[in-house]
RNA sequence: UUCUUAUCAAGAGAGACUGAGGGAUUGGCCCGAUGAAGUCUCAGCAACCAGCCUGUUUAAGGCCAAGGUGCUAAUUCCAAUAGGUUAUAUCCAUUGCCUAGAAGAUAAGAA
Numbered sequence: 001u002u003c004u005u006a007u008c009a010a011g012a013g014a015g016a017c018u019g020a021g022g023g024a025u026u027g028g029c030c031c032g033a034u035g036a037a038g039u040c041u042c043a044g045c046a047a048c049c050a051g052c053c054u055g056u057u058u059a060a061g062g063c064c065a066a067g068g069u070g071c072u073a074a075u076u077c078c079a080a081u082a083g084g085u086u087a088u089a090u091c092c093a094u095u096g097c098c099u100a101g102a103a104g105a106u107a108a109g110a111a
Stems, first nucleotide, its partner, number of pairs: 001111008013042005021031003025080004043072003048068002051063004076103001081100005087094002
């Protein structure tokens, strides 16, 4: 980097250094000198893997948080493609909602 599987409506931030961007992309809408991004320290959340227990030892369920990751503005901030549906409406179109998908993120495994 690619592929497969699972999850994505919940949860959890302070300090120091530094100084203008950030929220993946595009559009929107937001955050930001009352300090963005980044680095470091400490803290926290969660429970994917690991560990332990039950078990038909597969599946599944439970416990733990000292280990490997992850995360700590806004639902993955919202939408993107398709279908259904409410309202305006002859149609087109727009708005709201629902479902599935795409894309993305994270974990585990494989190449």

Record summary: This is a predicted structure of a 111-nucleotide RNA (SAM riboswitch aptamer (S box leader)) from Lederbergia citrea. The sequence is in RNAcentral, with records from Rfam. The coordinates come from a structure-prediction model, not an experiment, and the mean pLDDT is 83. Taxonomically the source falls in Lederbergia (Bacteria, Bacillati, Bacilli, Bacillaceae).